[in-house]
């Protein structure tokens, strides 16, 4: 330097739940604990996918102001759904 490896051991993350007069319209996220599980369960929304609807669109309803449905649509999220990129620890060959 390389690899279709991962038996040990230290160290690392942390699902679901719980809590928080947090943030957010949601989706979800931050922090404190928790530990199902992870060898990239480290970055990162290029691709596919999934979630979400503040707005916008449509359709209804109303004299009006406005009300109600519908994911139609991501600019909002997931990277612990997959795949591309990039980057790395102990160990083994």
């Nucleotide at each position: 330097c390389c690899u279709u490896c991962g038996a040990a051991a230290a160290g690392g993350c942390u699902c679901a739940c719980c809590c928080g007069c947090g943030c957010g319209a949601a989706a979800g996220c931050c922090g404190g604990g928790g530990u199902c599980g992870c060898a990239a369960a480290g970055u990162c929304a290029c691709c596919g996918g999934u979630c979400u609807u503040c707005g916008a669109g449509c359709g209804c309803c109303a004299g009006c102001c406005g009300g109600c449905g519908c994911g139609u649509c991501a600019u909002g999220a997931c990277a612990g759904c997959g795949g591309a990129a990039c980057u790395g620890c102990c160990g083994a060959g």
This is a predicted structure of a 93-nucleotide RNA (c-di-GMP-I riboswitch aptamer) from Rhizobacter sp. Root404. The sequence is in RNAcentral, with records from Rfam and Ribocentre. Of the family's consensus pairs, 81% are formed in the model. The coordinates come from a structure-prediction model, not an experiment, and the mean pLDDT is 78.